Description:
Transfer RNA from an uncultured Muribaculaceae bacterium, 72 nucleotides, folded computationally.
RNA sequence: GCACCCAUAGUUCAAUGGAUAGAAUAAAGGAUUCCGGUUCCUUCGAUUAGGGUUCGACUCCCUAUGGGUGUA
Numbered sequence: 001g002c003a004c005c006c007a008u009a010g011u012u013c014a015a016u017g018g019a020u021a022g023a024a025u026a027a028a029g030g031a032u033u034c035c036g037g038u039u040c041c042u043u044c045g046a047u048u049a050g051g052g053u054u055c056g057a058c059u060c061c062c063u064a065u066g067g068g069u070g071u072a
Base pairs, nucleotide, nucleotide: 001071002070003069004068005067006066007065010025011024012023013022018055027043028042029041030040031039048064049063050062051061052060
């Protein structure tokens, strides 16, 4: 250089083109406890960027950025 794959919450992962984008864990608050841990309840938190297709895009297409694999 070329080809392919990946990018979603602080972290690990879901999501038939149509749901308020969901769960676990972490964090914060509360209940429980003499205190702490465990357990229970609540809250907070995300689609890499730009453009296109579509009535409708995390999903399909193009470009860019970052990461990974293969190739000489």